[in-house]
Molecule: SAM riboswitch aptamer (S box leader)
Organism: soil metagenome
RNA sequence: CAUCGAGAGCGGUGGAGGGAACUGGCCCUGAGAAACCGCGGCAACCGAGCUGGCAGGGAUGUCCGCCGCCAGGUGCCAAGUCCAGCAGGAUGGUCAUCACUGUCCUGGAAGAUG
Repeated sequence: CAUCGAGAGCGGUGGAGGGAACUGGCCCUGAGAAACCGCGGCAACCGAGCUGGCAGGGAUGUCCGCCGCCAGGUGCCAAGUCCAGCAGGAUGGUCAUCACUGUCCUGGAAGAUG
């Protein structure tokens, strides 16, 4: 700096936790959590290569850009980054008032990946 409402799981070892941290919520988990290993998969970023496509520059050296296919690299494979927390906005409920509370939207913070 860019992206984060999409996508993609089985087996073995293991043996109680896990969903980043804190708080709250909500979930997953002995019908086996984390972690590690094997295999498989996804396609966000990078990308060798291509007798592929389009456009452009040019000093005519096959140069550069975009797209497509794609070996490979990183990453990822419950739930929106599981949700909220901070700020602003919209709209409801309870209540005589104070006050309490629901839903939605935008932004921020933090985080993840490249």